[in-house]
Context: one part of a larger RNA
RNA sequence: GAGUAACGACAAGGGAUGUGAAAACCAUCCCCGCCGGAAGACCAAGGGUUUCUGUUCGACGUCAAUCGGAGCAGAGUGAGUCGGCCCCUAAGGCGAGGCCGAAAGGCGUAGUCGAUGGGAAACGGGUUAAUAUUCCCGUACCUUGCGUGAUUGCGAUGGGGGGACGAAGAAGGCUAGGUGAGCCGGGCGUUGGUCGUCCCGGUGAAAGUGCGUAGGCCGAGGGCUCAGGCAAAUCCGGGUCCUCAAGGCCGAGACACGAGACGAACCGCCCACGGGCGGGAAGUCAUCGAUGCCCCGCUUCCAGGAAAAGCCUCUAAGCUUCAGAUCACGCAAGACCGUACCCCAAACCGACACAGGUGGUCAGGGUGAGAAUCCUAAGGCGCUU
Numbered sequence: 001g002a003g004u005a006a007c008g009a010c011a012a013g014g015g016a017u018g019u020g021a022a023a024a025c026c027a028u029c030c031c032c033g034c035c036g037g038a039a040g041a042c043c044a045a046g047g048g049u050u051u052c053u054g055u056u057c058g059a060c061g062u063c064a065a066u067c068g069g070a071g072c073a074g075a076g077u078g079a080g081u082c083g084g085c086c087c088c089u090a091a092g093g094c095g096a097g098g099c100c101g102a103a104a105g106g107c108g109u110a111g112u113c114g115a116u117g118g119g120a121a122a123c124g125g126g127u128u129a130a131u132a133u134u135c136c137c138g139u140a141c142c143u144u145g146c147g148u149g150a151u152u153g154c155g156a157u158g159g160g161g162g163g164a165c166g167a168a169g170a171a172g173g174c175u176a177g178g179u180g181a182g183c184c185g186g187g188c189g190u191u192g193g194u195c196g197u198c199c200c201g202g203u204g205a206a207a208g209u210g211c212g213u214a215g216g217c218c219g220a221g222g223g224c225u226c227a228g229g230c231a232a233a234u235c236c237g238g239g240u241c242c243u244c245a246a247g248g249c250c251g252a253g254a255c256a257c258g259a260g261a262c263g264a265a266c267c268g269c270c271c272a273c274g275g276g277c278g279g280g281a282a283g284u285c286a287u288c289g290a291u292g293c294c295c296c297g298c299u300u301c302c303a304g305g306a307a308a309a310g311c312c313u314c315u316a317a318g319c320u321u322c323a324g325a326u327c328a329c330g331c332a333a334g335a336c337c338g339u340a341c342c343c344c345a346a347a348c349c350g351a352c353a354c355a356g357g358u359g360g361u362c363a364g365g366g367u368g369a370g371a372a373u374c375c376u377a378a379g380g381c382g383c384u385u
Base pairs, nucleotide, nucleotide: 013031014030015029016028017027018026032382033381034380035379040362041361042360043359046342047341050340051075052074053073054072055071056070060068061067080141081140082338083337084336086119087118088117092113093112094111098107099106100105122139123138124137125136126135142334143333144332145331146330147329148328149327150326151325152324153319154318158314159313160312161311166301167300168299169298172294173293174292177288178287179286180285181284182203183202184201185200186199187198188196208257209256210255215250216249217248218247219244220243221242222241223240224239225238226237228236229235262283266279267278268277269276270275302305348357349356364376365375366374
């Protein structure tokens, strides 16, 4: 230089009360403003206690601080069903033998790993200062083992089916959700009007079980036969004959039970004034309507769109008064790891409490073709001088 520039988005603050040594900044209440396809909510990755409570203000916080994602102390993460582990495989990795190579090692069969994919099963309500599909209440479901009973050809690392998949387009049936009315509870105006076609609030509900609808797919059953499916087969496939036009499979939603729960700004009791305990009304109809479900469907097209296991079925060796299989009922078991909190961000990646970057899910109302725009609900903020 200079008490100058700057104090990190121009979303915005104001008042009262409280606490305190001290208050523009902390807490509570009232008013105002901002976001609202986000500046709300929930996950994955990443972070790793930042969560909650008490306490402290040296340092950290671009000012102050009684405050804090700061210091100190204590507390907090509860699972058969969520995710992992587990079974299965993809790209790719490793790789017994093997091939190659002065050595190190390279490649690679069987195999073995490897999710970003496939594979069993849970919802609603309540509860904590902090966890909840995990605890509690209620109501379910799955797998495996054992027992009992009934029936009985069972059996795989092998065969077959299935799993099983592209893009675009279109229509129908639904639901979520919205809106209106009805219904329930409350209100009647400190200011001209307001008992009314008035105002305010509420009107919500799962998995599962039963039924098998809108709709979609396949003709179905039987006999004989066969150089196919590396052996076999009653399974799959090929051929042929007969009978019958209904038989089977998939499938949202609705409806019923679940539902004596829950449920108000209402009522009662208690209170340390933060709240706690108990009771408890209505809980219907119409309409709009998805990018969600039926749909892994249908139609069209060419660039022709994973694999394997679980699952079903067939037999082989073998076993066939045993074992095994199917069904019903009952009993038992279901371990281990993650679970707090942030997650478009002051907690992740950017040296910072940095106007940058960061995958997925949810998607209210008015306007509108719309996830645009503007305003707004729930919710969250006014961006630390």